[in-house]
This record gives sequence, structure tokens and C1' cells, in this order.
RNA sequence: GACCGAAAAGGCAAACCGAUCGCGAGGUCGGGACGCAAAGCUGCGGGGCUCCGUCGGGAGCCGGCCGGGCUACCGAAU
Repeated sequence: GACCGAAAAGGCAAACCGAUCGCGAGGUCGGGACGCAAAGCUGCGGGGCUCCGUCGGGAGCCGGCCGGGCUACCGAAU
């Protein structure tokens, strides 16, 4: 360095509940842990979802659906 997910330290936080913002999908904060070795970041491709529509389409949401891109802690085994 590749690689892997052993150990230890530490990290994140689904459902649900409360507050708040949004027409909505959903976002943020607090509680809470189902899980996560990129469950860190990125709407670039696919996919899902919402609102609007003059049905040609338009505007959005999801990174904890898959792929791509960027970055990264620890170090047993190989």
C1' cells in the first nucleotide's frame, strides 16, 4: 500500500414519540435504537416518492434503494 471487518476506542442512528418548517414527498432539533465499516459527502446515471399541469411536461423530495464520483478512523489475519 492492497485488502479485510478480527479486537479495542470512538462514530452514525430506522421505526416510533415530542417540537418546528413545508400544500406534500419530506427537512431540522430533542428523545429513542432497528441496524450500519463508509448509514461520511455528492441528485451524475438508474429507481422510488410528492405537488402542479394546457397531459408536451414542469418544480421538488429521498445519499439508511442500486451504481458512479470524492474523502476517511482503527489495525488482527492475508